Model confidence (mean pLDDT): 88 of 100. Predicted 3D model of an 84-nucleotide RNA (c-di-GMP-I riboswitch aptamer).

[in-house]
RNA sequence: UUCCGAUAAUAGCAAACCUAUUGAAAAAUAGGGACGCAAAGCCACGGGUCUAAAGUGUAUAACUAUGACAGCCGGGUUGCCGAA
Numbered sequence: 001u002u003c004c005g006a007u008a009a010u011a012g013c014a015a016a017c018c019u020a021u022u023g024a025a026a027a028a029u030a031g032g033g034a035c036g037c038a039a040a041g042c043c044a045c046g047g048g049u050c051u052a053a054a055g056u057g058u059a060u061a062a063c064u065a066u067g068a069c070a071g072c073c074g075g076g077u078u079g080c081c082g083a084a
Stems, first nucleotide, its partner, number of pairs: 004082002012037002017032006035071001041077003045074003048069003055063002
C1' cells in the first nucleotide's frame, strides 16, 4: 500500500413511525425516534424500482421523466480504525 473486516477502540449515520414545511405525486428537508449500516460519505454513469404534473390519447384507461430512490445491484470517487 492492497485485499480483508474483531462480541477491538474512537467517532459517525439513522429504517419504520410521529410532527411541521415543500411538492401534482413519488419523495425531500427539519425535529423527535432507532431497524440496521465499515462507506447507510459523495456522483443517477449502466441496470432496476417508484411517481406521472406537463404531454400523447375519445378517455376517470393506458403510455411517457424532464421528477425521484445512492438504505436495490453494479460502477466511479474520497475517507476513519487495524485483530486474524

Of the family's consensus pairs, 95% are formed in the model. It was read from a public genome assembly, where an Rfam model found it.